[in-house]
Molecule: c-di-GMP-I riboswitch aptamer
Organism: Geobacter pickeringii
């Protein structure tokens, strides 16, 4: 150094839910909070899924956008142990 795992310690990230505040909405910011996470760090690259608009022969199709805590892919990475 590379795979693999995960018993302890440090540290870290924060779902649901309330509050403020932005969007037409999926959903984001910010505060309160912990359900869970070793890549729950980053990236819409591939499906996925959810929202608008629009069209439609009602199967779905086109443009736009959400989501990385949905999978997979790319990158970068903390600890201990074989």
């Nucleotide at each position: 150094u590379u795979u693999u795992c995960g018993a302890a310690g440090a540290g870290g990230u924060a779902a649901a839910c309330c509050c403020c505040g932005g969007g037409u909405a999926a959903c984001c910011g910010g505060g309160g909070g912990a359900c869970a996470c070793a890549a729950a760090g980053c990236u819409g690259c591939g499906g996925g899924u959810c929202c608008u608009g629009u069209c439609u022969g009602c199967g779905g199709g086109c443009a736009g956008g959400a989501c990385a805590g949905c999978c997979g892919g790319g990158u970068u990475g903390g600890c201990g142990a074989a």